[in-house]
Molecule: small-subunit ribosomal RNA
Organism: uncultured prokaryote
């Protein structure tokens, strides 16, 4: 310290996840010891049982029980009973002290409750020191004993008693109270020891001494009440609260101040610095985490507080309004004889319930600490320790060395090997832990007693301090440690491996089971699912789930933002508040230095030491960032007095303005009326209708009337805070500027609440309404048009008055000041110049464009900042629910304003890129249009496809780019389909073993594969062992597969497209994707060229380089050719010969804007001419860039995987591929006179040919058959037709057309029925130029004619090639339809076949209203008032005192009254939550639903508030 995830890619901005520490955890898996800690976070739910506070006999009377001694008694001679409180002790009871500490829990409290830092008006057992004192009387009550009552619990009555219990009396140094005279108020004894008397055992008095206590009071220590400043949660959809309330007087009250209470008197007190309310919450040291500032929590440990079943209450007491004490009341459990009683685990164990969830009904006072004792000692669930639990943290092990046949298995594989892996196994050691058995620390120092020295004292008491003897004291504990013994023996798992994020591969599954923290795996080759190797990572654990900080600079104090991503309030004035110029002074609040106290320990942290280490525990130290006191400074900042003049104001003179507001007036024009002139029509629209108009419209001319709204000037022009504001003119009126000077003298600035203003719609009253125009109403569009076009219309616009209060009120930019470069405009003042209307310069205020620095994510801003700074406000914090719903204010209503949350998604967004696309633009090009020629669509056939049939009618190709395609040729083969029929290592290939050469004759079965039977025949090479080729035959690896998937694939193809265009280096631009280059002028058939140019180069593409074909030359001369010269012939290159011609074929030449003017930009070029066979690529071909279509093909071949294996594989027969209501392509023939028919007659090319091609001649009417020369071809074989003459037909269903039919024959071929081709006769169908439509072609073409060749036994209207005659058009690019280029917008990137809105069905899910219905909390007002404290009262009752003996003090119960708790009642009082509700509103999710297409390109009517 980052990382994922929006995107085709980018950069921002932003949310979501995640890797990190942590935990009082909790669940799955697993599980060896040990230390050291921790363990009901939930029901402050309810509790069975034991236990958690007693002590003191040295306070007292005493003796229930036990024990010891004695002693009687009875006897079983050591038991029983009884005597004796005379002993040790002691039950119950009186008394002291002590149960207010220790221990649990967080329910209530948002408060002086807690934290810090201070403060006065106070209490304080036991403690420490000091002073005084402790004298002398007196009644009583327990308990015992006696009666009674009750089930118990417990209570009554009567008698007897002690005390350190209780209660006068005396005495007061202090002490309290006073009117300063005075007045009140105390106590208690115990033990031990000495000495005196004595009955010598005990009694009894008095005194002395220790000591322990008591009593008064003063001072400390602790401990505790009390006040205050500051801190310590949300929430304003809680804004007003409060009558004992604020305060004073005066009186009570308390240990103490005080409204703390009461009477009285005043109206205070608190609150935007957040009061009342409502929700939640014990608080701190501290813990987790974080760099740190925070931010979360408040288990264990230590302070504080509060609470002890629920409320109330108040006794005792130094201290409680009391956890294990009381009364009351209340729920709720037990006992009960029904009449009454008893209880309180938030003490430690446990039990039951809730709960994801949390321990034994253990030992010990041996150690620390506490009670209570004069100790001994007794108590102690506090503590200390055991026990459970991997609940956390530390720590140890589970072996170490060696050990390659790289063992066996497993896994994977390209079948070779890899890999588990030195892992194992084997061989050599060790023995921690556990485990057995032994040894064995420290934790124990005291305290009693006995006694030494000192010390203190008058004292040898008594204390105290040091030492010595004694007498003992360990729960833990089978303790830690150490030894010794055996034996690798007894001890690894658990997640993950697709990217964050270390760590891959097979196997099953096949959008299915499943994953899964985000992204997102899964639809037949899943490192995402499950399983297994294998590996990765922690490790006695590992994961998961929860939570809490981090990362998240995603709430920004450190530290963040607002032009367009969320976010500037519509705009102004102003109130608190917040901030503030200049100078000197004095001040000391903030500041800022020292000191001083505090900031408990623990903990953190840093140095030491202690358990073998560590975690743990100890000692020091730092720290505690705080807070108060004190004391020094005096620059800032603040208050306090004094000046100043730069900020700001004022006065003075100007001049600009559609600045506000009344009031007046003006002319255009529209519309309506009245007259006039005039006639069919107007008027709308893409086009039409609908309206108007012969009753006289539109037009035009004259008049009138009325309402609006102010053309030109006019202008990135003026004015105003904005919103807005425009015809003159006048009256009133704001504001800003500009110049001098002169006054005031900081007076600013900003602004939470607040006020004012505030476009258009709209509302409410009253008017006006010419024109436009929601709704409305007709009329077109259209599937439909509740729209958008039209033609009508009402509200409303308009005035005057009042509301609303909002808008994309936008500069989407909050107000004020200061710096910071600069040009150009333009309005308003000003100042200086001039060549003075006008211009220059140069100043101030304003409005524009461009633009440096600097900012920005980027566009973009840029002295009018969105730069740099300062001061104040508003405001944002993921989309979406929703600017909505509750509720509150505002308004007549519409509505505004203010303003959640549940759900739900991983995005939503901004800015720029590259592309794609637009019913966007601008340029260009192509048989694309348009200008011709010819067709197709219509008829008949021929063909291929659909579709349907069918036992198949194999399969595949499907928009251009599938359909005369694959198939350059299905009678059987083919062939892949169907029927039957048969084979099973096979029809085909390697390998073994055997056996035969190989092969062939002939017969029988079958449809035939086959299957039986027969026949000849023994070959070739040899190193003589065999061996190659081929055949049978068994048997196992294997073969076979036109079965699947072209969406796994190679190869090969088509297309866009023979389109100009696709890219790279470096190198500059930009955060970056990308850009530049390649874009800009021009020019091309072209990214050709060229000029300019941050680009300079270069590749694949164009072009050229190949073949062809036009011309010429050279060479060459056969089977081609024949001028000239012979020769033969009826003729003919036929001969001899020739070499010239044409042709063959090698080989060169020739075309390059080369030349010549013109034009251009002096270029590239481009148009024109010359020469020339050809002219600007001469015509043609072959050549096909980066890429697009998951384009085509597993059925040409190859192949990866799946599948079949007596079959999805082989043979063979027969069938079918050729079906036939029908639709569509692609063609052939025609429809006829440019023609048919009939006769003459003349001119090609490219080929192909031995199982061939076939002459000449016979036969046949023909196909064709017979015979039979020549040719492996410049030789031989293949007849060119149209065309050209000549006749004839005469416009017709024909002398056009030929289709179907019928019959005759040929010809291939095993074989022509399904199902070839052809001939002659006969027959004579549809069809008279073809509808929307729509194809081809720009020249030797189109169009026509015919000829060859693949393939082929046979079949061509198909296809490939050949050549004959051989034409029209093209103004042009506006339109269609392809494309290329530059720009534009975009919400598109699966790219317009794209994205996407909304209603309605349906199905889930939170939510709002909702007649109601319930619960809860919390407030008023009345009513009742237990217990209890005070206050009355004193009828009754009473020991201590006083008394005159009656009685009085004083006191007890009983009664009264205030105070109040639970309980009740009101319109179920009101308020606020919370849960429910028949129906209902919207809203979110959901699979390919229905209906339209609103938005994104000008989204087909620009969007949008």
């Nucleotide at each position: 310290a980052g990382a994922g995830u929006u995107u085709g890619a980018u950069c921002c901005u932003g949310g979501c996840u995640c890797a990190g520490a942590u935990u009082g955890a909790a669940c799955g898996c697993u599980g060896g010891c040990g230390g050291u800690a921790u363990g009901c976070u939930u029901a402050a739910c309810a509790c069975a049982u034991g236990c958690a506070a007693g002590u003191c006999g040295a306070a007292c009377g005493g003796a229930a029980a036990c024990g010891a001694u004695g002693g009687u008694a009875g006897c079983u001679u050591g038991c029983u009973a009884c005597c004796a409180g005379g002993c040790g002790u002691c039950a119950a009871g009186u008394g002291g002290c002590g149960g207010a500490c220790g221990g649990g829990u967080g329910a209530g409290u948002a408060a002086c409750g807690c934290g810090u830092a201070g403060g006065a008006a106070u209490c304080u057992g036991c403690c420490c020191a000091g002073u005084a004192g402790u004298g002398g009387g007196g009644g009583a009550c327990a308990a015992c004993c006696a009666g009674g009552g009750g089930a118990a619990a417990c209570c009554c009555u009567g008698g007897c008693u002690a005390a350190u219990a209780c209660c006068g009396c005396a005495u007061a140094c202090a002490c309290c109270c006073u009117a300063c005279g005075g007045g009140g108020a105390a106590a208690a004894g115990g033990a031990g020891g000495c000495c005196u008397c004595u009955u010598c055992u005990u009694g009894a008095a008095a005194g002395c001494u220790u000591u322990c206590g008591c009593u008064a009071u003063u001072g400390g220590a602790u401990g505790a009440g009390c006040c205050u400043g500051c801190g310590u949660g949300a929430g304003a959809u809680u804004a007003g609260c409060u009558a004992g309330u604020u305060g004073g007087u005066g009186a009570g009250g308390u240990a103490a101040g005080a409204g703390c209470u009461c009477a009285c008197c005043a109206a205070g007190g608190c609150g935007a610095c957040g009061a009342u309310c409502u929700c939640u919450a014990g608080c701190u040291g501290g813990u987790c985490u974080g760099a740190g500032a925070g931010g979360a929590c408040g288990a264990u440990c230590a302070g504080c507080c509060a609470c002890a079943c629920u409320g109330g209450g108040a006794c005792u007491g130094a201290g409680a309004c009391a956890c294990g004490g009381c009364c009351c009341a209340g729920a709720c459990u037990c006992c009960u004889a029904c009449g009454g009683g008893a209880g309180g685990c938030a003490g430690c164990a446990g039990u039951g319930g809730g709960g994801a969830a949390u321990a034994u009904u253990g030992g010990a006072c041996a150690a620390u600490g506490g009670g209570c004792g004069c100790a001994a000692g007794c108590c102690u669930g506090a503590u200390c320790c055991a026990g459970c639990a991997a609940u956390a943290c530390c720590g140890c092990g589970u072996g170490u060395g060696u050990g390659a046949a790289g063992a066996a298995g497993g896994c994977c594989u390209u079948a070779g090997g890899g890999u588990u892996g030195u892992a194992a196994a084997g061989c050599a050691c060790u023995u921690u832990c556990a485990g057995c058995a032994g040894u064995g620390a420290a934790g124990a120092a005291a305290u009693g007693c006995u006694u030494a020295a000192g010390c203190u004292u008058a004292a040898u008491a008594c204390g105290c301090u040091u030492g010595a003897g004694u007498c003992u004291u360990g729960a833990c504990g089978u303790u830690a440690a150490c030894u010794g013994c055996a034996c690798a023996a007894g001890a690894a798992g658990c997640a993950c491996c697709g990217g964050c994020u270390a760590a891959c591969u097979c196997c099953g599954u096949g959008c299915c089971a499943g994953c899964a923290g985000c992204c997102g795996c899964g639809g037949u080759a899943a490192u995402a699912c499950g399983g297994a190797g294998g590996g990765u990572g922690c490790a006695a654990g590992c994961g998961u789930u929860a939570a809490u900080c981090g990362g998240a600079a995603u709430u920004a104090c450190u530290g963040g933002g607002c032009g367009u991503a969320a976010a500037g309030g519509g705009u102004a004035c102003g109130u608190a508040g917040g901030c503030g110029g200049u100078u000197a002074g004095a001040u000391a609040a903030g500041u800022u230095g020292g000191a001083u106290g505090u900031g408990a320990a623990a903990g953190c942290c840093c140095c030491g030491g202690g358990c073998u280490c560590a975690a743990c525990c100890u000692g020091g130290g730092a720290a505690c960032u705080g807070c108060a006191u004190u004391u020094g400074a005096a620059a800032c900042u603040g208050g306090c007095a004094a000046a100043c003049u730069a900020g700001a104001g004022u006065a003075u003179a100007g001049g600009a303005g559609a600045g506000g507001a009344a009031a007046g007036u003006g002319g255009a024009a529209u519309u309506u009326c009245u007259g006039g002139u005039g006639u069919a029509g107007c008027g709308g629209u893409g086009g039409a209708a609908u309206g108007c108009g012969u009753a006289g419209a539109u037009a035009u001319c004259a008049g009138a009337a009325g309402g609006a709204a102010c053309a030109u000037c006019a202008a990135u022009g003026g004015c105003g805070a904005a919103g807005g504001c425009a015809g003159c003119u006048u009256u009133c009126u704001g504001g800003a500027c500009u110049a001098a000077u002169a006054c005031u003298g900081a007076c600013a600035c900003u602004g939470a609440g607040g006020u004012a203003c505030g476009a258009a719609a709209g509302c409410g009253u009253g008017g006006g309404u010419a024109g436009c125009a929601a709704a409305c109403a007709g009329g077109a569009u259209u599937a439909g048009a509740u729209a958008c076009c039209c033609u009508g219309g009402u509200a409303g616009u308009c005035c005057a008055c009042g509301c609303c209060g909002u808008a994309a009120a936008c500069g989407a930019u909050g107000a004020u000041a200061a710096c910071u470069a600069g040009c150009c405009g333009u309005u308003g003042g000003g100042a200086g110049g001039a060549u003075u209307u006008a211009c220059c310069u140069u100043u101030u205020a304003g409005u524009g464009g461009c633009g440096a620095a600097g900012c920005u994510a980027a566009c973009g801003c840029g002295u009018u900042a969105a730069g740099u700074u300062a001061u104040c406000c508003g405001c944002c914090u993921g989309g979406g629910g929703a600017g909505u719903a509750c509720g509150g204010c505002c308004g007549c209503a519409a509505g505004g304003u203010u303003a959640a949350a549940a759900c739900u998604c991983a995005a939503a967004g901004g800015a720029a890129u590259u592309g794609a696309c637009g019913g966007g633009g601008a340029c260009c090009c192509g048989c694309a249009c348009a200008a011709g020629c010819g067709g197709u669509g219509g008829a008949g056939c021929a063909u291929g496809u659909g579709g349907u049939u069918u036992a198949a009618u194999u399969c595949g190709a499907u928009g251009c780019a599938a359909c005369g395609c694959g198939a350059a040729g299905a009678a059987c083969c083919u062939u892949a389909c169907c029927u039957g029929c048969u084979c099973u290592u096979g029809a085909c290939a390697u390998a073994c073993a055997c056996g035969g050469a190989a092969c062939u004759u002939u017969c029988c079965a079958g449809a035939g594969a086959u299957g039986g039977a027969u026949u000849g025949g023994u070959g070739c090479c040899u190193u003589c062992g065999g061996g190659a080729a081929c055949c049978g035959u068994g048997a196992u690896a294997c073969a076979g597969g036109u079965g699947c998937u072209g969406c796994a694939u190679g190869g090969c193809u088509g297309u866009c497209g023979u389109c100009a265009g696709c890219u790279c280096g470096u190198g500059u631009c930009g955060u970056g994707a990308g850009a530049u280059g390649u874009u800009g002028g021009g020019u091309u058939a072209a990214g050709u060229c060229c000029c300019g140019u941050a680009a300079c180069g270069a590749g694949c593409g164009c072009a050229a380089c190949c073949c062809u074909u036009a011309u010429c030359c050279u060479u060459a001369u056969u089977u081609g050719c024949c001028a000239g010269c012979a020769c033969a012939u009826a003729a003919u290159g036929g001969u001899g010969g020739g070499a010239a011609c044409u042709a063959u074929a090698a080989g060169g030449a020739g075309a390059c804007u080369g030349c010549c003017g013109g034009u251009g930009a002096u270029a590239a070029g481009c148009g024109g001419g010359a020469g020339g066979a050809a002219g600007g690529u001469g015509g043609g071909g072959a050549u096909g860039a980066c890429g697009u279509c998951a384009a085509g093909u597993c059925u040409u071949c190859a192949u990866g995987g799946c599948c079949c294996u007596u079959a999805u594989g082989g043979g063979c027969u027969g069938g079918g591929c050729u079906a036939c209501a029908c639709a569509c392509g692609u063609g052939c023939u025609a429809c006829a006179a440019u023609g048919g028919c009939a006769g003459a007659u003349a001119c090609a090319a490219u080929g192909a040919g031995c199982a061939g091609c076939c002459a000449a001649c016979c036969c046949g009417c023909g196909a064709g058959g017979g015979u039979g020369a020549g040719c492996u071809a410049a030789u031989c074989u293949u007849u060119a037709a149209a065309a050209u003459c000549u006749g004839u037909c005469u416009c017709a269903g024909u002398u056009c057309g030929g289709a179907u039919u019928g019959u005759u024959c040929u010809c291939u071929g095993c074989a022509a029925c399904u199902c070839g081709a052809g001939u002659g006769c006969a027959u004579g169908a549809a069809g008279u130029u073809g509808g929307a439509a729509u194809c081809g072609c720009u020249a030797g073409u189109a169009a026509u004619c015919g000829u060859g060749g693949a393939u082929c036994a046979g079949c061509a209207u198909g296809c490939c090639a050949c050549g004959g005659u051989g034409a029209a058009u093209a103004c042009g690019u506006u339109c269609c339809c392809g494309g290329g280029u530059c720009u534009u917008g975009u919400a598109c990137a699966c790219a317009c076949c794209g994205c996407c809105c909304g209603u309605c069905a349906c199905a889930c899910c939170a939510u709002g209203g909702g007649a109601g219905u319930u619960g809860g909390u919390u407030u008023u007002a009345c009513c009742u008032g237990a217990a209890g404290c005070u206050g009355g009262u004193g009828c009754g009752c009473u020991a201590a005192c006083c008394u005159u003996u009656u009685g009085g003090a004083a006191g007890c119960a009983g009664c009264c009254a205030a105070c109040c708790a639970c309980g009740g009642u009101g319109u179920c009082g009101g308020a606020c939550c919370g849960a429910u509700g028949a129906c209902u509103g919207g809203g979110g999710u959901g699979a390919a639903g229905u209906c339209g297409u609103a938005a994104c390109a000008a989204g087909g009517u620009a969007a949008c508030c």